[in-house]
RNA sequence: GGCCCGUUGGUCAAGAGGUAAAGACGCUGGCCUCUCACGCCGGAAUCAAGGGUUCGAUUCCCUUACGGGUCA
Numbered sequence: 001g002g003c004c005c006g007u008u009g010g011u012c013a014a015g016a017g018g019u020a021a022a023g024a025c026g027c028u029g030g031c032c033u034c035u036c037a038c039g040c041c042g043g044a045a046u047c048a049a050g051g052g053u054u055c056g057a058u059u060c061c062c063u064u065a066c067g068g069g070u071c072a
Base pairs, nucleotide, nucleotide: 001071002070003069004068005067006066007065010025011024012023018055027043028042029041030040031039048064049063050062051061052060
């Protein structure tokens, strides 16, 4: 340098055009408890950046950045 894949809350991770963007761990409020832990009920927190297509983009396309694989 060419080609391919990936990037989603603090961490892991599902979703692949419209709806509240699932779930687990963590954090946090309440209940429970003498207290803590466990358990139960809630809450906050996420689509790498820019552009394009579309009535509508996390999702499709292009570019960039970063990471991985492969060929030379």

Transfer RNA from an Oscillospiraceae bacterium, 72 nucleotides, folded computationally. Its Rfam family is "tRNA". By type it is a transfer RNA.